[in-house]
RNA sequence: GGACAGACAGCGCUUAAUCCCGCCAUGGCGGGAACGGGGGACCCAAUUACUACGGGGCGGAUCGCACAUGCGUAAGGCAUCUCUCAGCCCGAGCCCGUCAGCUUACCUCGUCGGCGUCAUGGGAGCCUCC
Numbered sequence: 001g002g003a004c005a006g007a008c009a010g011c012g013c014u015u016a017a018u019c020c021c022g023c024c025a026u027g028g029c030g031g032g033a034a035c036g037g038g039g040g041a042c043c044c045a046a047u048u049a050c051u052a053c054g055g056g057g058c059g060g061a062u063c064g065c066a067c068a069u070g071c072g073u074a075a076g077g078c079a080u081c082u083c084u085c086a087g088c089c090c091g092a093g094c095c096c097g098u099c100a101g102c103u104u105a106c107c108u109c110g111u112c113g114g115c116g117u118c119a120u121g122g123g124a125g126c127c128u129c130c
Stems, first nucleotide, its partner, number of pairs: 010117005018033007034111006044101001054099001055096004063072003076089003081125006
């Protein structure tokens, strides 16, 4: 000097998953705001279910081909914001437990996890600054 790998800090991405306050004492408990989910009338909708091929929820994660854990695909994501074009990635998993359409009031639950470190580029618009 170069390459590779790791850690910390800061800055970011995805996601609802962030911020603030108080008390114990360095970690925990409690509360608030904000964001997000579920249940839940009249009216409307549904007419068909009551153990069955049940039914339902979160989520972008659905559906097809058929043997394939493959190939596509709805949907979703990629550093100010919106739209757009191209490129890339992804297209999972989990939960309720016989039960739930919508749904004011009301009731209730969550605040995880996973990554990156010049990020993927172009065009148009908006905003801001001079």